[in-house]
RNA sequence: AGAGUUCGAUCAAGGCUCAGGAUGAACGCUAGCGGGAGGCUUAACACAUGCCAUUCGAGGGGUAACAGGAGAGCUUGCUCUUGCUGACGACCGGCGGACGGGUGAGUAACGCGUAUGCAACCUACCCAUUACAGGGGGAUAGCCCGAAGAAAUUCGGAUUAAUACCUCAUGAUAUUAAUAGACUGCAUGGUUUAUUAAUUAAAGAUUCAUCGGUAAUGGAUGGGCAUGCGUAUCAUUAGCUAGUUGGUAAGGUAACGGCUUACCAAGGCAACGAUGAUUAUGGGGUCUUAAAGGAUGGUCCCACACACUGGUACUGAGACACGGACCAGACUCCUACGGGAGGCAGCAGUGAGGAAUAUUGGUCAAUGGGUGAGAGCCUGAACCAGCCAUCCCGCGUGAAGGAAUACAGCCCUAUGGGUUUUAAACUUCUUUUAUAUGAGAAGAACGGCAGAAGUUUUGUUCUGUAUGACGGUAUCAUAUGAAUAAGCAUCGGCUAACUCCGUGCCAGCAGCCGCGGUAAUACGGAGGAUGCAAGCGUUAUCCGGAUUUAUUAGGUUUAAAGGGUGCGUAGGUGGCUUUAUAAGUCAGUGGUGAAAUAUUUUAGCUUAACUAAGAUACUGCCAUUGAUACUGUAUGGCUAGAGUUUGCGCGAGGUAUGCGGAAUGCGUAAUGUAGCGGUGAAAUGCAUAGAUAUUACUCAGAACUCCGAUUGCGAAGGCAGCAUACUAGAGCAACACUGACACUGAUGCACGAAAGCGUGGGUAGCGAACAGGAUUAGAUACCCUGGUAGUCCACGCCGUAAACGAUGUUCACUCGUUGUCUGCGAUACACAGUAGGCGACUACGGGAAACCAUUAAGUGAACCACCUGGGGAGUACGUUCGCAAGAAUGAAACUCAAAGGAAUUGACGGGGGCCCGCACAAGCGGAGGAACAUGUGGUUUAAUUCGAUGAUACGCGAGGAACCUUACCUGGUUUUAAAUGUAGAUUGCAUAGUUUGGAAACGGACUUUCUCUUCGGAGCUAUUUACAAGGUGCUGCAUGGUUGUCGUCAGCUCGUGCCGUGAGGUGUCGGGUUAAGUCCCAUAACGAGCGCAACCCCUAUUGUUAGUUGCUAACAGGUAAAGCUGAGAACUCUAGCGAGACUGCCACCGUAAGGUGCGAGGAAGGUGGGGAUGACGUCAAAUCAGCACGGCCCUUAUAACCAGGGCUACACACGUGUUACAAUGGUCAAGACAAAGAGCAGCCAUCUGGCAACAGAGCGCGAAUCUCGAAACUUGAUCCUAGUUCGGAUCGGAGUCUGCAACUCGACUCCGUGAAGCUGGAUUCGCUAGUAAUCGUAUAUCAGCCAUGAUACGGUGAAUACGUUCCCGGGCCUUGUACACACCGCCCGUCAAGCCAUGGAAGUUGGGGGUACCUGAAGUC
Repeated sequence: AGAGUUCGAUCAAGGCUCAGGAUGAACGCUAGCGGGAGGCUUAACACAUGCCAUUCGAGGGGUAACAGGAGAGCUUGCUCUUGCUGACGACCGGCGGACGGGUGAGUAACGCGUAUGCAACCUACCCAUUACAGGGGGAUAGCCCGAAGAAAUUCGGAUUAAUACCUCAUGAUAUUAAUAGACUGCAUGGUUUAUUAAUUAAAGAUUCAUCGGUAAUGGAUGGGCAUGCGUAUCAUUAGCUAGUUGGUAAGGUAACGGCUUACCAAGGCAACGAUGAUUAUGGGGUCUUAAAGGAUGGUCCCACACACUGGUACUGAGACACGGACCAGACUCCUACGGGAGGCAGCAGUGAGGAAUAUUGGUCAAUGGGUGAGAGCCUGAACCAGCCAUCCCGCGUGAAGGAAUACAGCCCUAUGGGUUUUAAACUUCUUUUAUAUGAGAAGAACGGCAGAAGUUUUGUUCUGUAUGACGGUAUCAUAUGAAUAAGCAUCGGCUAACUCCGUGCCAGCAGCCGCGGUAAUACGGAGGAUGCAAGCGUUAUCCGGAUUUAUUAGGUUUAAAGGGUGCGUAGGUGGCUUUAUAAGUCAGUGGUGAAAUAUUUUAGCUUAACUAAGAUACUGCCAUUGAUACUGUAUGGCUAGAGUUUGCGCGAGGUAUGCGGAAUGCGUAAUGUAGCGGUGAAAUGCAUAGAUAUUACUCAGAACUCCGAUUGCGAAGGCAGCAUACUAGAGCAACACUGACACUGAUGCACGAAAGCGUGGGUAGCGAACAGGAUUAGAUACCCUGGUAGUCCACGCCGUAAACGAUGUUCACUCGUUGUCUGCGAUACACAGUAGGCGACUACGGGAAACCAUUAAGUGAACCACCUGGGGAGUACGUUCGCAAGAAUGAAACUCAAAGGAAUUGACGGGGGCCCGCACAAGCGGAGGAACAUGUGGUUUAAUUCGAUGAUACGCGAGGAACCUUACCUGGUUUUAAAUGUAGAUUGCAUAGUUUGGAAACGGACUUUCUCUUCGGAGCUAUUUACAAGGUGCUGCAUGGUUGUCGUCAGCUCGUGCCGUGAGGUGUCGGGUUAAGUCCCAUAACGAGCGCAACCCCUAUUGUUAGUUGCUAACAGGUAAAGCUGAGAACUCUAGCGAGACUGCCACCGUAAGGUGCGAGGAAGGUGGGGAUGACGUCAAAUCAGCACGGCCCUUAUAACCAGGGCUACACACGUGUUACAAUGGUCAAGACAAAGAGCAGCCAUCUGGCAACAGAGCGCGAAUCUCGAAACUUGAUCCUAGUUCGGAUCGGAGUCUGCAACUCGACUCCGUGAAGCUGGAUUCGCUAGUAAUCGUAUAUCAGCCAUGAUACGGUGAAUACGUUCCCGGGCCUUGUACACACCGCCCGUCAAGCCAUGGAAGUUGGGGGUACCUGAAGUC
C1' cells in the first nucleotide's frame, strides 16, 4: 500500500466482498510448564445454609454462662453459698451502623464533564485559641412478682442507677432588637466600633499519669445550592404551559428560590427545534485510524442513582438510611387459623435463563476502617490460595556431525527416475524442563512490655524481647538420563502452498467470483507442500481498508442528483475611505485540566508481560496584560454596485372592446341526373321523397392563408388577422439626482401547458367513450362511415408534464472567425466602431467520453436546492391540501451482485446507399399426377446390422447384400485361441488318403511317415515353454487425418509510424475503375504477407522435329473390294519442342487506371473455352464403421468358428430417377458418320446350330497392329388420332447363362397376357453456347447381377436476357441497438403446487398508557 467481481473487450461511475487490528467472548480439534491479568454481557429472576458491624465494665444498674478465690455441707469428690476477682449473656448510656462492599433498573437531567460563584449555607470525629464546669430534682430499662398468647411478642404491679432526662444559677467575639458612627463592594449589600435590653451551657470516670464535658472563634475535611458551555435518535412529534412566567406579603429550609400559600399582572418556552416518543447511567478512559474521525464505557479510578415494588417520615453532624422503622402491594415461609416472619444488585453457594462466566477455601501476617486510655475485639474491606489456554508475556519438546542422496513402506512416474530425506539408524555433546534428595527466603516494622539517653511536659531516639495466612512456596545445590512434552488450519484466483484415486449437477464445497453433468490442483480420501504454533481454526461484534456522508476530503448535461418559474421574510454574504472600539483574531502571563492510562528516561522481578519513580503530554476551559492588519460594531465622507430622471426607437409581452375576409357546415331557391363518398381493395353511410356537382342569398361557430425566418417578446408556462383603449418591460443615448439602498433566499406568497372537475352559456369543424363497416387466426387496434363528453366563452378549482438547454440565481476574469435582430454612430435607407440580444465554428482549458468552449460543462467568489447500489417504491402507513380525480411529504421487511453511463469491435434490422450472382425477369426443358427402379422415414420382425437428417441426409458410405461380404437374428460349437517375431527344448508327428456321425463347424476309426546335404548340419512342419490376444463395444462433445458448406465469395492480417486514457482506429476509408482489396488518383500513413491474377494441364491456329502399329497426294504393283503391297514424308493423325493475344495498333471519352467501337489485323479479342488450384475463419458440421489414437468397458465373452435366416418385409409418406402418355411419332426395310475406353480365368474375328438368349468349332491379339462396336440421322413403305400397330407394368408358359447353390433373392431370351397413363393442383428444379435439349458409346465394381445409378465419351444442336422494382444469397460504406450463446437474440405480463417476508381480517386473549370519577393507608405541617 491494495485486490476480486457488471463487459466479447474498454474507460469511468457504483455497490458487494476480501487481506489488518481488537474482544469480559462462545464453539470444534488439540494440549508440557511458569509469571501477570481477567472471569453472569442473559432474568434489577427467585433464593436453602453459613458468614459480611460492631465496640466500650476507664459511663451505669448488675451477674445468666465460664474460670479462680473464700466459706458451708457432707456421701472425699460432689453439692450449696458468696460479685470477692478475671471476665461478661441480656439491659440503660456513648460512638459507629450515612464508611467500606454490590448493582446499573431508573434518569436525556445542572444527572455527568468542564469553568465559575455563594455578600444565600451546614460540617460529628481532628487541629489551634479563649472561657467555663456551681446547685437541685423526678423517672425508666434491667432484676423480681403476676397475666395473655401456639409463637412473635405484649400488658400490669413493685423496686433501682448513670457521662440517660429535667430544672435553677453564671455567661461570651453566640442570637435578637434599638441607637450613633467608620470602612468598603459589580447590584441586592458586606465588614466593623461603641452603648442599652432580652434569651440560651455543662458530666463525670480514674490505677492520679490523664481522658472526657460545655460555650465561642478560626482552620482542615466533607457536603448543599446557583450559573455559562458541552452532552443520543425521530419533524411521518409543531406548537407547549394555570403554580404556568413575573410581582407583593407570609410561611418553610442549614441556605436562595413558586419551594408552599393568598392576592395582582398575563406572561414564559419554541424552527439556534419547545412539547412528545424511543433509546441510554455520565466521565477519566478503551479499540481502531496517518490524522480528523468512528465505535465503545467490562475490569481500575471519580461522580450519580438504586437496595423485593411504591410511598412516608423518625433518629442523627450527616439518611428520607442495602444487612433501621412505619404503611400499602406482590411473592415465599411458619401457624394451634386467631395471627406472625422475610428481602444475597455484600462473600461463597443453589435453582432458573442462556452459546457462556469460578470455591458454600485460608488469614487478619501486611494495608485500611470501626471502637476502646490501652491490651485487644470486629472486619467475605483487604491480603492470599483454589478452578478456567479467557487474554498478554516467557520457556521447552534437544544440539552438532552423519549419503551409496542407501533399504523397506506410502505416493507419483513408466527409458531413466522422483519424493518422504540429513530425515532416520549411528557417533559425540548439553540438561532448561522433568524425576529424586537436601538447603531455604524477602515481605516485619510500627505497637506493647522492660531498660537507657535526652527533654519543662507531650513527643523523639537507642537496646532487648514478641508477631507470617501465603508456605517448606519462590529460590539454590546434588544426582539420573534425550530422557517427560505437537498440534491445528489451509493448498482454483484474491492468498503462501499440487499431484493421484474415488464420485459423476449426485454426494458435497463456498468470504466474493464460483466449483461438481466420466480425465475435478475447488467435493471425499491419500501422499506431498504452505502458514501459524501450546495453540490453531470457525462464529459473533467494532474500527479500518471506504475520499462509500467527503471539516481535512465528493458530487448534480447524459452514471443517483438543479426546486416548473418568479417575488420576497428570517438567515448567510457584501463596494472605496476616515476616526473610535477591541467582540472575533494573534501574542505573553497566571490558574485549572485528580490519580491511573498514553509517550519517554531510568529502576525492580534471571528476561518479558507486569510493577515503581521521574519527566512530558492531556491539543480543553477560565482569568489577565498587550497588538489592531483583516472581519465585526459605532461614526463621518465618496461614487465605480444598485436605483431615479429626460429623450429615442423596439417587439406574436399582457388585459378588454370592436371590426374583417377566405374556408367549412346548416337552411332557402334554382339548374341538373344517377350516382356520390371512401379505400391498398372494399363495405357501412348519403341518394329518384332528386343526392354529389354548379349558382344566388341568409345564418352559425371556431381558427387566422401568404408575410414567416436556428426572426422577435416574455420569469417560466407561453404569445401570430386588423384596429382602439389601458398596461408592463428590457435596450440605447445623455450623465442631472440618491448614496451601498446590494446578491442569494429555508418557511411563505403569486403565476403556472394539456387533460380533468363545478356552475351557466355556446357548439361550425374536429373528436376520447360508443355504434357500424373492413382487416385479421383473433383485432376490444391501426383504415373507413357516424358520433357524445370535450375542444370555445365567463367565473371558480386542480397544481402536475421529457414544466428540457434533461445545465439554479448573481458577480468578476479568460485567444479568435462569422451570420443575424434592435439602438447610437456630423445630413443619409451608406460606414469603421460601439452597447444589448439570438445563432454557427474553433483555440487554451475542462470532461469517463460524447462533448462544452465569453450565452462554459473553463478560472474564481456568494447563497439556495438536491444525491449516496438495483429492485421493493414515488408504493404503504400517518399528516396536510383538494368537490373529486388526485397532489405534496415519504419509509420498512424482503431480495439481488449487480443495476446504470460513454465509447469500441462485431452481429442483426419487415434502416439507408452502391454493387454482384441462372437471384429475379425473358426463354428452353423438367419435377409435383401414372407405372416401375432406387434411397429414406414409418411400421413390422427373432433380425429387418450401423452410420448420414434444412440448405451442407435421402441412386449418400455401397464403384455392385443369393453363400461369402456381414457388422444383425436363431441354433450348434471353441476358450491362449489368428498372423508374426525372438529365445530355448523336443519331434518327424502333422499333412494326405479312406471310412463314419453331423446341417456344417467339429468329432471318431484306419492307413501313411518330410526335403536337401560337403553327413558336420541346414531348412520346413508340428508340439511345448516365456513374452506380446481380440472387440465394426462406448465417447467425432477427449483427438489426429480426411471431407462438406459459406465460396472461387474478395476478402483476412502483420511490421513500423500516427491518433485515442483505453478497448481500438488509421492503413483496408474517399473519388473513379475492375471478374477481383484489379488498378489509378487523393490521402498520417509507408510498406509487407495469406488470398485475386499469373505460373500447371486439356482444348482452338500454326511452325519445326520424328514417321510405326497410323496416313496415302504423286509413281508402280495388285484385288471381287480394300494403303492390300513397293514406295513416299506432301496431307490427316500421333507427341515432343516452339510461335501466337499484350487493350499491342487505330478512333473517341477520361488527369490516370480504364471504357466504348458488326474498327483493323488475326485461327482466336479483351481473364478465348474448360480443368486443377479453396485465404483468416464459421457450423463443438460429418466420420472412433476406412485408418490411426487417449480414456472407459467386455475377457468360458461385447472375443472366435459354422449352418440357416435377415439386410430384398409393406397399410402408408417423402426424395432421386427410368419409361411413357404418341404422328417433330410407332413399326418394317435399306443406307451413312464418332470419340473415348477395355481386353489373357480376357476380348473374341470367321463358320455352323438355334426364332432368340446362347451353344459348338476356331484365326488373331497382353494390342495406334487383333477384338468389342454406335444411335438419333437419311431414303422408302405402313399406321390415321384410337387407350390405338401409343404405352409397356403385371401375370402364365418355355428356355439360356453365371455360379457348390438362383425357393426366400439373379440377369437375359422367346411365345402369350396387355395395367395405369391422353402432358399432370398448390408449389418447385436445372440451364446463358457447342450450353440446354436430344441420341447413343465406353469403363470401374464384377462369377453373375437387380446399372434406369455413378464416372467419362462423342453425335445432332436451339431459344432468351428489356432490365435490377421485387424473392434468395453475398460484398463494401453508413445508421440504430437494452443483442455478444450475437434476432433461432433479448425480453414483458399472467398462472397450478410449494416456500419466504410483510400488510389486512369477523373476532378472541394478554400487557401498557392517558383522562375522569369513587374509596383512601402510613406519614409531615